This is a predicted structure of a 77-nucleotide RNA (transfer RNA) from bacterium HR29. It matches the Rfam family "tRNA". It is annotated as a transfer RNA.
[in-house]
RNA backbone atom coordinates (compact mmCIF):
# COMPACT_ATOMS: atom_id res chain seq x y z
P N A 1 -1.13 4.21 3.56
O5' N A 1 -0.78 3.27 2.25
C5' N A 1 -1.23 3.45 0.68
C4' N A 1 -0.61 2.35 0.00
C3' N A 1 -1.82 1.41 0.00
O3' N A 1 -3.20 1.79 -0.22
C1' N A 1 0.00 0.00 0.00
P N A 2 -4.36 1.39 0.22
O5' N A 2 -4.77 -0.39 -0.53
C5' N A 2 -4.49 -0.28 -1.46
C4' N A 2 -4.92 -2.19 -1.58
C3' N A 2 -6.02 -3.16 -0.84
O3' N A 2 -7.21 -2.40 -1.33
C1' N A 2 -3.70 -3.72 -1.13
P N A 3 -8.26 -2.75 -0.19
O5' N A 3 -8.24 -4.12 0.05
C5' N A 3 -8.61 -5.48 -0.83
C4' N A 3 -8.41 -6.60 -0.25
C3' N A 3 -9.34 -6.93 1.08
O3' N A 3 -10.81 -6.65 1.13
C1' N A 3 -7.19 -7.41 1.40
P N A 4 -12.10 -6.48 1.75
O5' N A 4 -11.37 -7.45 3.48
C5' N A 4 -11.91 -8.78 3.14
C4' N A 4 -11.41 -9.77 4.43
C3' N A 4 -11.94 -9.44 5.28
O3' N A 4 -13.41 -9.77 5.61
C1' N A 4 -9.36 -9.62 5.57
P N A 5 -14.34 -9.16 7.04
O5' N A 5 -13.54 -9.17 8.33
C5' N A 5 -13.68 -10.58 8.99
C4' N A 5 -13.19 -10.64 10.14
C3' N A 5 -13.42 -10.07 11.21
O3' N A 5 -14.63 -10.71 11.83
C1' N A 5 -11.07 -9.38 10.97
P N A 6 -15.73 -9.08 12.38
O5' N A 6 -15.02 -8.80 14.22
C5' N A 6 -14.78 -9.45 14.65
C4' N A 6 -13.45 -9.10 15.80
C3' N A 6 -14.84 -7.74 16.30
O3' N A 6 -15.34 -7.93 17.72
C1' N A 6 -12.50 -6.79 15.66
P N A 7 -16.57 -6.79 17.81
O5' N A 7 -15.76 -5.71 18.46
C5' N A 7 -15.02 -5.76 19.09
C4' N A 7 -14.67 -4.25 19.66
C3' N A 7 -15.51 -3.59 20.15
O3' N A 7 -14.78 -2.46 22.09
C1' N A 7 -13.72 -2.39 18.68
P N A 8 -15.15 -2.52 22.78
O5' N A 8 -17.03 -2.48 23.10
C5' N A 8 -17.43 -1.41 23.14
C4' N A 8 -19.10 -1.18 23.30
C3' N A 8 -18.94 -2.37 24.49
O3' N A 8 -18.78 -1.32 26.45
C1' N A 8 -20.97 -2.88 23.41
P N A 9 -18.11 -2.04 26.98
O5' N A 9 -19.20 -1.92 28.37
C5' N A 9 -19.13 -0.41 28.71
C4' N A 9 -19.69 -0.11 30.27
C3' N A 9 -18.58 -0.90 31.00
O3' N A 9 -17.77 -0.40 32.43
C1' N A 9 -20.30 -2.01 31.42
P N A 10 -16.70 0.79 32.71
O5' N A 10 -15.84 -0.28 32.73
C5' N A 10 -14.58 0.43 33.43
C4' N A 10 -13.35 -0.30 33.62
C3' N A 10 -13.63 -1.73 33.40
O3' N A 10 -12.27 -2.14 31.79
C1' N A 10 -14.26 -2.65 35.52
P N A 11 -12.24 -2.63 30.51
O5' N A 11 -12.13 -3.96 31.49
C5' N A 11 -10.81 -5.01 31.60
C4' N A 11 -11.35 -6.02 32.12
C3' N A 11 -11.88 -7.29 30.45
O3' N A 11 -11.09 -7.17 29.74
C1' N A 11 -12.76 -7.47 32.91
P N A 12 -11.52 -7.58 28.39
O5' N A 12 -11.66 -9.41 28.20
C5' N A 12 -11.06 -10.50 28.77
C4' N A 12 -12.25 -10.99 28.91
C3' N A 12 -12.77 -11.73 27.13
O3' N A 12 -11.95 -12.00 26.38
C1' N A 12 -14.39 -11.90 29.14
P N A 13 -12.30 -11.74 24.73
O5' N A 13 -14.42 -12.64 24.53
C5' N A 13 -15.26 -11.70 23.64
C4' N A 13 -16.55 -12.30 24.23
C3' N A 13 -17.75 -12.15 23.18
O3' N A 13 -17.34 -13.46 22.38
C1' N A 13 -18.08 -11.66 25.57
P N A 14 -18.86 -12.67 21.00
O5' N A 14 -19.76 -13.28 21.26
C5' N A 14 -21.06 -12.61 20.70
C4' N A 14 -22.30 -12.96 22.10
C3' N A 14 -23.71 -12.66 21.41
O3' N A 14 -24.06 -13.86 20.51
C1' N A 14 -23.34 -12.09 23.73
P N A 15 -24.23 -13.31 19.15
O5' N A 15 -25.44 -12.04 18.96
C5' N A 15 -26.86 -12.23 19.77
C4' N A 15 -27.61 -11.39 20.16
C3' N A 15 -27.40 -10.19 19.09
O3' N A 15 -28.43 -10.45 17.70
C1' N A 15 -26.97 -8.73 20.59
P N A 16 -28.46 -10.88 16.34
O5' N A 16 -28.18 -9.40 15.58
C5' N A 16 -28.79 -8.47 15.97
C4' N A 16 -28.41 -7.61 14.90
C3' N A 16 -27.88 -7.84 13.65
O3' N A 16 -28.03 -6.55 12.60
C1' N A 16 -25.89 -7.08 14.60
P N A 17 -29.28 -6.89 11.77
O5' N A 17 -28.76 -7.99 10.32
C5' N A 17 -28.28 -7.83 9.59
C4' N A 17 -27.96 -9.52 8.61
C3' N A 17 -28.94 -9.96 7.93
O3' N A 17 -28.97 -9.56 6.83
C1' N A 17 -27.72 -11.02 9.83
P N A 18 -30.54 -9.38 6.30
O5' N A 18 -31.61 -8.96 7.55
C5' N A 18 -32.80 -8.08 6.90
C4' N A 18 -33.61 -8.27 8.03
C3' N A 18 -33.07 -7.66 9.38
O3' N A 18 -34.45 -6.99 10.03
C1' N A 18 -33.78 -10.07 9.79
P N A 19 -34.01 -5.66 9.74
O5' N A 19 -34.14 -5.28 10.81
C5' N A 19 -33.13 -5.13 12.07
C4' N A 19 -32.97 -4.08 13.01
C3' N A 19 -34.27 -3.95 13.60
O3' N A 19 -34.23 -3.82 15.03
C1' N A 19 -33.71 -1.99 12.94
P N A 20 -34.64 -4.42 16.38
O5' N A 20 -35.26 -3.46 16.95
C5' N A 20 -35.09 -2.51 17.66
C4' N A 20 -36.27 -1.75 18.69
C3' N A 20 -36.95 -2.86 19.37
O3' N A 20 -37.46 -2.23 20.61
C1' N A 20 -38.28 -1.16 17.47
P N A 21 -36.78 -2.66 21.98
O5' N A 21 -37.28 -1.54 22.60
C5' N A 21 -37.33 -0.28 23.13
C4' N A 21 -37.01 -0.38 24.39
C3' N A 21 -35.67 -0.45 24.89
O3' N A 21 -34.80 0.99 25.36
C1' N A 21 -37.04 -1.30 26.31
P N A 22 -33.60 1.78 25.09
O5' N A 22 -32.45 0.15 25.02
C5' N A 22 -32.26 -0.45 26.57
C4' N A 22 -31.49 -1.56 26.05
C3' N A 22 -30.54 -2.45 27.69
O3' N A 22 -31.87 -2.49 28.06
C1' N A 22 -29.13 -2.03 25.60
P N A 23 -31.33 -3.37 29.31
O5' N A 23 -30.48 -4.92 28.76
C5' N A 23 -30.04 -5.57 30.30
C4' N A 23 -29.21 -7.04 29.34
C3' N A 23 -28.66 -7.28 30.13
O3' N A 23 -29.31 -8.51 31.60
C1' N A 23 -27.78 -7.78 27.86
P N A 24 -28.23 -8.94 33.19
O5' N A 24 -27.14 -10.10 32.22
C5' N A 24 -28.23 -11.30 31.83
C4' N A 24 -27.15 -12.22 31.62
C3' N A 24 -26.17 -12.35 32.49
O3' N A 24 -26.51 -13.19 33.68
C1' N A 24 -25.18 -12.32 30.57
P N A 25 -26.04 -12.98 35.16
O5' N A 25 -24.36 -13.37 35.11
C5' N A 25 -24.39 -15.14 35.00
C4' N A 25 -22.93 -15.00 34.49
C3' N A 25 -22.24 -14.79 35.48
O3' N A 25 -21.79 -15.79 36.54
C1' N A 25 -21.21 -14.22 33.55
P N A 26 -21.89 -14.97 38.45
O5' N A 26 -20.00 -14.64 38.31
C5' N A 26 -18.91 -14.97 37.88
C4' N A 26 -17.88 -14.16 37.63
C3' N A 26 -17.53 -13.42 38.98
O3' N A 26 -16.99 -13.64 39.68
C1' N A 26 -17.18 -12.51 36.71
P N A 27 -17.23 -13.08 41.56
O5' N A 27 -16.51 -11.42 41.13
C5' N A 27 -15.45 -11.39 41.06
C4' N A 27 -15.14 -9.34 40.78
C3' N A 27 -15.60 -8.66 41.60
O3' N A 27 -14.68 -8.90 43.20
C1' N A 27 -16.14 -8.20 39.58
P N A 28 -15.21 -8.60 44.52
O5' N A 28 -15.70 -6.92 44.11
C5' N A 28 -15.03 -5.93 44.15
C4' N A 28 -16.14 -4.22 43.74
C3' N A 28 -17.73 -4.35 44.70
O3' N A 28 -16.74 -3.69 46.04
C1' N A 28 -17.98 -3.84 42.73
P N A 29 -16.91 -4.07 47.36
O5' N A 29 -18.50 -3.31 47.53
C5' N A 29 -18.32 -1.85 47.62
C4' N A 29 -19.87 -1.52 47.42
C3' N A 29 -20.78 -2.29 49.01
O3' N A 29 -20.80 -1.40 50.07
C1' N A 29 -21.91 -2.13 46.83
P N A 30 -20.75 -2.61 51.20
O5' N A 30 -22.32 -2.43 51.58
C5' N A 30 -23.09 -1.46 51.71
C4' N A 30 -24.55 -1.89 51.40
C3' N A 30 -25.15 -2.79 52.68
O3' N A 30 -25.44 -3.08 53.84
C1' N A 30 -25.96 -3.53 49.80
P N A 31 -25.30 -3.94 54.40
O5' N A 31 -26.22 -5.13 54.70
C5' N A 31 -27.63 -4.65 55.32
C4' N A 31 -28.73 -5.03 54.46
C3' N A 31 -28.50 -6.73 55.06
O3' N A 31 -28.78 -6.60 56.39
C1' N A 31 -28.96 -7.05 52.84
P N A 32 -28.62 -7.77 57.31
O5' N A 32 -28.89 -9.51 56.61
C5' N A 32 -30.28 -9.65 56.95
C4' N A 32 -30.91 -10.93 56.41
C3' N A 32 -29.78 -11.91 56.86
O3' N A 32 -30.25 -12.67 58.09
C1' N A 32 -29.54 -12.27 54.39
P N A 33 -29.72 -12.90 59.19
O5' N A 33 -29.01 -14.39 58.62
C5' N A 33 -30.02 -15.30 58.77
C4' N A 33 -29.03 -16.73 57.24
C3' N A 33 -27.56 -17.34 58.49
O3' N A 33 -27.69 -17.87 59.46
C1' N A 33 -26.92 -16.68 56.35
P N A 34 -27.42 -18.07 61.15
O5' N A 34 -26.44 -18.09 60.71
C5' N A 34 -25.16 -19.12 60.73
C4' N A 34 -23.41 -19.25 60.69
C3' N A 34 -23.09 -18.31 61.50
O3' N A 34 -22.67 -19.21 62.65
C1' N A 34 -22.29 -17.47 59.39
P N A 35 -23.50 -18.24 64.46
O5' N A 35 -22.31 -17.58 64.43
C5' N A 35 -22.36 -16.48 65.17
C4' N A 35 -21.04 -15.80 65.94
C3' N A 35 -20.76 -15.19 64.58
O3' N A 35 -21.19 -13.91 64.11
C1' N A 35 -18.76 -15.62 65.85
P N A 36 -21.14 -13.53 62.59
O5' N A 36 -19.55 -13.19 61.95
C5' N A 36 -19.13 -12.07 62.23
C4' N A 36 -17.82 -12.63 62.09
C3' N A 36 -17.94 -13.02 60.14
O3' N A 36 -17.46 -11.71 60.09
C1' N A 36 -15.91 -14.34 61.84
P N A 37 -18.00 -11.69 57.95
O5' N A 37 -16.75 -12.20 57.14
C5' N A 37 -15.61 -12.13 57.36
C4' N A 37 -14.55 -12.69 56.45
C3' N A 37 -14.75 -13.55 55.12
O3' N A 37 -14.60 -13.10 54.31
C1' N A 37 -13.96 -15.23 56.70
P N A 38 -15.75 -13.03 52.81
O5' N A 38 -15.35 -14.42 52.53
C5' N A 38 -14.03 -14.70 51.41
C4' N A 38 -14.40 -16.50 51.58
C3' N A 38 -15.50 -16.57 50.51
O3' N A 38 -14.73 -16.86 49.24
C1' N A 38 -15.36 -18.19 52.87
P N A 39 -16.19 -16.33 48.36
O5' N A 39 -17.11 -17.82 48.50
C5' N A 39 -16.62 -18.80 47.99
C4' N A 39 -17.75 -19.69 48.45
C3' N A 39 -19.29 -20.02 47.96
O3' N A 39 -19.49 -20.27 46.41
C1' N A 39 -18.96 -19.93 50.37
P N A 40 -20.70 -19.48 45.73
O5' N A 40 -21.85 -18.96 46.21
C5' N A 40 -22.09 -20.55 46.46
C4' N A 40 -23.64 -20.30 47.34
C3' N A 40 -24.69 -19.81 46.77
O3' N A 40 -25.67 -20.10 45.89
C1' N A 40 -24.21 -19.73 49.17
P N A 41 -26.10 -19.38 44.80
O5' N A 41 -27.16 -18.43 45.19
C5' N A 41 -28.93 -19.29 45.79
C4' N A 41 -29.28 -18.11 46.86
C3' N A 41 -29.79 -17.10 45.73
O3' N A 41 -30.58 -17.47 45.17
C1' N A 41 -29.55 -16.66 48.32
P N A 42 -30.23 -16.06 43.53
O5' N A 42 -31.14 -14.95 44.43
C5' N A 42 -32.23 -14.82 44.95
C4' N A 42 -32.50 -12.95 45.98
C3' N A 42 -32.50 -12.32 45.54
O3' N A 42 -33.71 -11.65 44.61
C1' N A 42 -31.49 -11.93 47.06
P N A 43 -33.36 -11.12 43.55
O5' N A 43 -32.96 -9.51 43.42
C5' N A 43 -34.11 -8.77 44.40
C4' N A 43 -33.50 -7.12 45.26
C3' N A 43 -33.21 -6.38 44.14
O3' N A 43 -34.04 -5.75 43.09
C1' N A 43 -31.28 -6.66 45.83
P N A 44 -33.57 -5.25 42.02
O5' N A 44 -32.00 -3.74 42.11
C5' N A 44 -32.10 -3.33 42.78
C4' N A 44 -31.17 -2.10 43.20
C3' N A 44 -30.00 -1.69 42.22
O3' N A 44 -30.86 -0.56 41.42
C1' N A 44 -28.82 -2.70 43.79
P N A 45 -30.00 0.04 39.96
O5' N A 45 -29.00 0.43 40.29
C5' N A 45 -28.74 1.79 41.06
C4' N A 45 -27.26 2.16 41.30
C3' N A 45 -26.11 1.92 39.85
O3' N A 45 -26.22 3.09 39.40
C1' N A 45 -25.58 0.80 40.87
P N A 46 -26.81 3.67 37.90
O5' N A 46 -25.43 3.11 37.11
C5' N A 46 -24.35 4.04 37.62
C4' N A 46 -22.72 3.45 37.08
C3' N A 46 -22.98 2.87 35.43
O3' N A 46 -22.40 4.47 34.77
C1' N A 46 -22.70 0.84 36.62
P N A 47 -23.30 4.60 33.95
O5' N A 47 -22.67 3.76 32.42
C5' N A 47 -21.46 3.15 31.84
C4' N A 47 -21.45 3.06 30.61
C3' N A 47 -22.22 4.37 29.80
O3' N A 47 -21.01 4.70 28.72
C1' N A 47 -22.92 1.95 28.99
P N A 48 -20.33 5.88 28.39
O5' N A 48 -20.55 6.93 27.22
C5' N A 48 -22.21 7.30 27.00
C4' N A 48 -22.37 7.52 25.46
C3' N A 48 -21.59 6.37 24.62
O3' N A 48 -22.35 6.56 23.46
C1' N A 48 -20.49 8.48 24.18
P N A 49 -23.32 4.91 23.30
O5' N A 49 -22.82 4.07 23.27
C5' N A 49 -21.06 3.67 21.53
C4' N A 49 -21.29 2.46 21.79
C3' N A 49 -21.07 1.30 20.47
O3' N A 49 -20.03 0.71 20.62
C1' N A 49 -22.02 0.31 22.02
P N A 50 -18.88 0.23 19.49
O5' N A 50 -18.12 1.94 19.65
C5' N A 50 -17.34 1.80 20.91
C4' N A 50 -15.81 3.09 20.58
C3' N A 50 -16.67 3.97 19.70
O3' N A 50 -16.88 5.38 20.62
C1' N A 50 -14.87 3.30 18.86
P N A 51 -18.10 6.06 19.90
O5' N A 51 -17.51 7.00 19.13
C5' N A 51 -16.67 8.00 19.20
C4' N A 51 -16.03 8.93 18.39
C3' N A 51 -17.35 9.44 17.62
O3' N A 51 -17.59 10.85 18.40
C1' N A 51 -15.59 8.68 16.36
P N A 52 -19.33 10.92 17.82
O5' N A 52 -18.94 11.64 16.06
C5' N A 52 -18.24 12.93 15.70
C4' N A 52 -18.17 13.56 14.28
C3' N A 52 -19.49 12.68 13.41
O3' N A 52 -20.52 14.15 14.05
C1' N A 52 -18.06 11.51 12.53
P N A 53 -21.63 14.29 13.89
O5' N A 53 -22.40 13.83 12.39
C5' N A 53 -21.85 14.31 11.09
C4' N A 53 -22.30 14.30 9.86
C3' N A 53 -23.90 13.76 9.57
O3' N A 53 -24.36 14.69 9.36
C1' N A 53 -21.81 12.18 8.76
P N A 54 -25.59 14.04 8.95
O5' N A 54 -26.14 13.10 8.24
C5' N A 54 -26.18 13.52 6.52
C4' N A 54 -26.38 12.01 5.75
C3' N A 54 -27.81 11.88 5.98
O3' N A 54 -28.54 11.94 5.45
C1' N A 54 -26.27 9.64 6.43
P N A 55 -30.36 12.40 5.66
O5' N A 55 -30.77 10.90 5.28
C5' N A 55 -30.57 10.04 4.02
C4' N A 55 -30.89 8.36 4.12
C3' N A 55 -32.84 8.32 5.06
O3' N A 55 -33.66 8.43 4.44
C1' N A 55 -30.93 6.52 5.73
P N A 56 -34.64 9.58 4.51
O5' N A 56 -35.62 8.53 5.45
C5' N A 56 -36.04 7.02 5.39
C4' N A 56 -36.35 6.71 6.72
C3' N A 56 -37.10 7.27 7.96
O3' N A 56 -38.98 6.83 7.65
C1' N A 56 -35.48 6.02 8.67
P N A 57 -38.99 8.52 7.57
O5' N A 57 -39.53 8.95 9.70
C5' N A 57 -40.04 9.60 10.09
C4' N A 57 -40.27 9.24 11.36
C3' N A 57 -39.13 8.65 12.09
O3' N A 57 -38.42 9.93 12.51
C1' N A 57 -40.70 7.50 12.62
P N A 58 -36.45 9.13 12.78
O5' N A 58 -36.35 7.92 13.27
C5' N A 58 -36.59 8.48 14.94
C4' N A 58 -36.55 6.86 15.46
C3' N A 58 -35.33 6.19 15.28
O3' N A 58 -33.74 6.77 15.97
C1' N A 58 -37.22 4.65 14.78
P N A 59 -32.70 6.35 15.57
O5' N A 59 -32.24 5.14 14.95
C5' N A 59 -32.44 4.04 16.25
C4' N A 59 -31.19 3.18 16.23
C3' N A 59 -29.50 3.90 16.16
O3' N A 59 -29.23 3.45 17.12
C1' N A 59 -29.72 2.91 14.08
P N A 60 -28.62 3.22 18.50
O5' N A 60 -27.01 1.99 18.65
C5' N A 60 -26.41 2.75 18.24
C4' N A 60 -25.09 1.17 18.12
C3' N A 60 -24.89 0.34 17.07
O3' N A 60 -24.64 1.14 15.89
C1' N A 60 -25.44 -1.22 18.91
P N A 61 -25.73 1.39 14.47
O5' N A 61 -25.86 -0.28 13.80
C5' N A 61 -24.64 -1.48 13.92
C4' N A 61 -25.62 -2.73 13.68
C3' N A 61 -26.42 -3.06 11.99
O3' N A 61 -25.92 -3.89 11.73
C1' N A 61 -27.83 -3.25 13.98
P N A 62 -24.95 -4.15 10.49
O5' N A 62 -25.86 -3.29 9.18
C5' N A 62 -26.89 -3.63 8.39
C4' N A 62 -27.53 -2.98 7.25
C3' N A 62 -26.26 -1.62 7.03
O3' N A 62 -25.96 -2.24 5.66
C1' N A 62 -28.15 -0.59 7.59
P N A 63 -24.36 -2.37 5.16
O5' N A 63 -23.85 -0.75 5.05
C5' N A 63 -24.96 -0.85 3.57
C4' N A 63 -24.88 1.02 3.28
C3' N A 63 -23.40 1.72 3.34
O3' N A 63 -22.51 1.17 2.35
C1' N A 63 -25.21 2.94 4.45
P N A 64 -20.98 1.15 2.48
O5' N A 64 -20.39 2.65 2.76
C5' N A 64 -20.65 3.60 1.33
C4' N A 64 -20.20 4.84 1.55
C3' N A 64 -18.79 5.14 2.53
O3' N A 64 -17.73 4.79 1.91
C1' N A 64 -20.77 6.28 3.43
P N A 65 -16.26 4.52 2.29
O5' N A 65 -15.86 5.34 2.55
C5' N A 65 -15.07 7.03 2.27
C4' N A 65 -15.14 7.85 3.48
C3' N A 65 -13.93 7.24 4.51
O3' N A 65 -12.75 7.79 3.60
C1' N A 65 -15.94 8.20 5.77
P N A 66 -11.32 7.02 4.06
O5' N A 66 -11.35 6.94 5.92
C5' N A 66 -10.68 7.90 6.08
C4' N A 66 -10.43 8.53 8.09
C3' N A 66 -9.89 7.76 8.77
O3' N A 66 -8.30 7.93 8.80
C1' N A 66 -12.08 8.40 9.62
P N A 67 -7.69 7.13 9.17
O5' N A 67 -8.01 6.68 10.61
C5' N A 67 -7.71 7.93 11.43
C4' N A 67 -7.89 7.51 13.20
C3' N A 67 -7.15 6.19 13.23
O3' N A 67 -5.58 6.47 13.85
C1' N A 67 -9.55 5.82 13.88
P N A 68 -4.71 5.42 13.84
O5' N A 68 -5.14 3.90 15.07
C5' N A 68 -5.11 4.59 16.23
C4' N A 68 -5.45 3.37 17.05
C3' N A 68 -4.93 2.65 16.56
O3' N A 68 -3.54 1.72 17.28
C1' N A 68 -7.23 1.57 16.77
P N A 69 -2.73 0.96 16.49
O5' N A 69 -2.86 -0.24 16.98
C5' N A 69 -3.09 -1.13 18.40
C4' N A 69 -3.75 -2.58 18.42
C3' N A 69 -3.23 -3.42 17.44
O3' N A 69 -2.22 -4.00 17.81
C1' N A 69 -5.72 -3.21 17.20
P N A 70 -1.19 -4.63 16.90
O5' N A 70 -1.86 -5.99 16.58
C5' N A 70 -2.52 -7.16 17.11
C4' N A 70 -3.24 -8.20 17.19
C3' N A 70 -2.60 -8.79 15.75
O3' N A 70 -1.49 -9.48 15.64
C1' N A 70 -4.71 -8.20 14.98
P N A 71 -0.63 -10.08 14.87
O5' N A 71 -1.04 -10.66 13.42
C5' N A 71 -1.63 -11.80 13.37
C4' N A 71 -2.51 -11.99 12.52
C3' N A 71 -1.45 -12.42 11.03
O3' N A 71 -0.59 -13.71 10.85
C1' N A 71 -3.92 -11.54 10.98
P N A 72 0.29 -13.47 9.85
O5' N A 72 0.01 -13.12 8.65
C5' N A 72 -0.75 -14.26 8.00
C4' N A 72 -1.42 -13.69 6.55
C3' N A 72 -0.23 -13.33 5.56
O3' N A 72 0.44 -14.32 5.13
C1' N A 72 -2.39 -12.12 5.55
P N A 73 1.86 -14.15 4.29
O5' N A 73 1.67 -12.98 3.10
C5' N A 73 1.35 -13.16 2.28
C4' N A 73 0.56 -12.48 1.17
C3' N A 73 1.82 -11.42 0.78
O3' N A 73 2.80 -12.22 -0.46
C1' N A 73 -0.04 -10.18 1.23
P N A 74 4.25 -11.78 -0.30
O5' N A 74 4.45 -10.00 -1.18
C5' N A 74 4.05 -9.73 -2.49
C4' N A 74 3.17 -8.22 -3.03
C3' N A 74 4.77 -7.81 -2.76
O3' N A 74 5.62 -7.73 -3.68
C1' N A 74 2.72 -6.66 -1.29
P N A 75 7.23 -7.49 -3.66
O5' N A 75 7.10 -6.10 -3.40
C5' N A 75 7.03 -5.06 -3.71
C4' N A 75 7.18 -3.71 -3.05
C3' N A 75 8.74 -3.30 -2.88
O3' N A 75 9.76 -2.78 -3.64
C1' N A 75 6.85 -3.02 -0.84
P N A 76 11.30 -3.82 -3.75
O5' N A 76 11.64 -3.24 -2.23
C5' N A 76 11.61 -1.31 -2.43
C4' N A 76 12.14 -0.82 -1.09
C3' N A 76 13.44 -1.56 -0.74
O3' N A 76 14.38 -1.00 -0.99
C1' N A 76 11.50 -1.61 1.21
P N A 77 15.84 -2.19 -1.76
O5' N A 77 16.44 -2.12 0.01
C5' N A 77 16.91 -0.98 0.70
C4' N A 77 17.17 -1.55 1.82
C3' N A 77 18.10 -3.23 2.19
O3' N A 77 19.50 -2.72 1.86
C1' N A 77 16.22 -3.30 3.17
RNA sequence: CGGGGUGUAGCUCAGCCUGGUAGAGCACACGGUUUGGGGCCGUGGGGUCCCCGGUUCGAAUCCGGGCACCCCGACCA
Its mean pLDDT, the model's own confidence on a scale to 100, is 82.